[in-house]
RNA sequence: GCUAGAGUAAAUAUUGUGCGUAAAGUGUCAUAAGAUGGGAUGUGGCUUAUGAACGAAAAGCCCGCGAAGGGGCUUGCGAUACAAUAUUGCGUCCGCUACG
Numbered sequence: 001g002c003u004a005g006a007g008u009a010a011a012u013a014u015u016g017u018g019c020g021u022a023a024a025g026u027g028u029c030a031u032a033a034g035a036u037g038g039g040a041u042g043u044g045g046c047u048u049a050u051g052a053a054c055g056a057a058a059a060g061c062c063c064g065c066g067a068a069g070g071g072g073c074u075u076g077c078g079a080u081a082c083a084a085u086a087u088u089g090c091g092u093c094c095g096c097u098a099c100g
Base pairs, nucleotide, nucleotide: 003098004097005096010088011087012086013085014084015083016082017081018080019078020077021076028052029051030050031049032048033047034046036044038094039093040092041091042090058075059074060073061072062071063070
């Protein structure tokens, strides 16, 4: 020097444990900030904060009862949270690994 490869943020699926179902969360929009392959830079995506608009699925059983928006269990539901596993997963330059 050539060729090939690994690794981020995170996404999806499954499982488990929770939360909500008395509506928080999720999702949408605007603004600001932050983190983001080992280094630099950058796009996109991600996260957080604030604000705005919108917005949902409950059912059964048991206990309790002076009072009920009381307690528990089961099955559901939610673009629900976290963890594990699997799969996917940086444009450019340098670096790293392998081969010659």

The prediction has a mean pLDDT of 78. A computed fold for a 100-nucleotide RNA, annotated as THF (Tetrahydrofolate) riboswitch aptamer. Of the family's consensus pairs, 94% are formed in the model.